RNAcentral holds the full RNA, with entries from Greengenes. Small-subunit ribosomal RNA, central domain from bacterium enrichment culture clone LA86, 354 nucleotides, folded computationally.
Context: one part of a larger RNA
């Protein structure tokens, strides 16, 4: 390069957006670089092939001829690529129109429930646990009853269910504001697809600076249990969870399955538009998109997958990635470049086996 592969055996970037490159719809005009064909003229000897021939054979040598698959010129062809000319509307995209959604920012409001505090009933226990103790309570606890404070989280609704590109998202209400789905087919007229770098976004811990601090708890302190217990159990408790702004940048970041396009039996839900039909029900059919179950062909080592493929497709078509006998050293060491650090990211080799 060819080739073979990445759901679980190594191997899909967390995710988008997107410069470069790489690929790209029908239809027509032309050119004629790319590509066919075709003449010339080169392609040095020797190699290498073929055939004859000379050393006793072979290697070895000789002579002939092929072939040097190339380059450069010229004439041709126009189908596909490519550039160019007019155009189209299947992809893409705008507009209109009524819907759906925990989609995201920012305020503002609300119960319920835990803790605390203050007062009132009331009296000896609570608490905890296999069982205890540590612990709290006659300075009146726990119980209950009424006010007060303050933080986090929104039961039920609730789903194989919604939105989001992922990570995620869930009380109500306002304001702002992203994107998708469908209907109409009015407007552009291939703008498109994929993306090395590059840029953003990225649970949860964590780190800075200033607040916050009710419950919950790494650390830690104590009681327990063991042989021991630096643990599981209990009492308690600091970071931290929360809030603003700034880093960090990893995750089983998962569907362990990159993205975008057309094809390929069905069957049953579910959600959101839309059309239709009638017995007028919140019915029924039909179609678009989403999300599940099961299946059929086919795939697969199996396990499964199976229109949302992991099946096929002119070898599926294109683009980008990781990967290359194993298993360890190492996702370590050095060395770059980000970070305040923690730690991250690019990333080997020796020595062992075969």
């Nucleotide at each position: 390069c060819u080739g073979g592969g990445c759901g679980u055996a190594a191997a899909g970037c967390g995710c988008g957006c997107g410069c470069a490159g790489g690929c790209g719809g029908c239809u027509u005009u032309g050119u004629a670089a790319g590509u066919u064909g075709g003449a010339u003229g080169u392609g040095a000897a020797a190699u290498c092939c073929u055939a004859u021939g000379g050393c006793u054979c072979a290697a070895c040598c000789a002579u002939a001829g092929a072939a040097c698959u190339g380059c450069a010129u010229c004439c041709a062809a126009a189908a596909c690529u490519a550039c160019u000319u007019a155009g189209c509307u299947a992809g893409a995209g705008u507009c209109u129109g009524g819907g759906a959604g925990g989609g995201g920012a920012a305020g503002a409001u609300g119960g319920a429930a835990u803790u605390a505090g203050u007062g009132g009933u009331g009296u000896a226990g609570g608490g905890g646990u296999a069982a205890a103790a540590u612990c709290c309570g006659u300075a009146g606890a726990g119980a209950u009853c009424a006010c007060u404070a303050g933080g986090a989280a929104u039961a039920c609704c609730a789903a194989a269910a919604g939105c989001g590109a992922a990570g995620g998202c869930g009380a109500u209400c306002u304001u702002c504001u992203g994107g998708a789905a469908c209907a109409g087919u009015a407007c552009u007229g291939a703008c498109g697809c994929u993306g090395a770098g590059g840029c953003g976004c990225g649970a949860a811990a964590g780190c800075g600076u200033g607040g916050g601090g009710a419950g919950c708890a790494a650390a830690c302190a104590g009681g327990a249990u063991u042989a021991g217990a630096u643990a599981c159990c209990c009492u308690g408790g600091u970071a931290g969870u929360c809030c603003a702004c700034g880093c960090c940048c990893u995750a089983a970041a998962c569907g362990a399955u990159g993205a975008a396009u057309g094809u390929u039996a069905g069957u049953c839900g579910u959600c959101g538009g839309a059309g239709a039909g009638c017995u007028c029900g919140u019915c029924u059919c039909u179609u678009c998109g989403g999300u599940g179950a099961u299946g059929c062909a086919g795939c697969u080592a199996a396990c499964g997958c199976a229109g949302c493929a992991a099946a096929a497709a002119u070898a599926c078509a294109u683009u980008g990635c990781u990967c290359c006998g194993a298993g360890g050293g190492a996702g370590u060491a050095c060395g770059g470049a980000a970070g305040c650090a923690a730690g991250a990211u690019u990333a080997a080799a020796a020595g062992g086996u075969c």
Rfam family: Bacterial small subunit ribosomal RNA.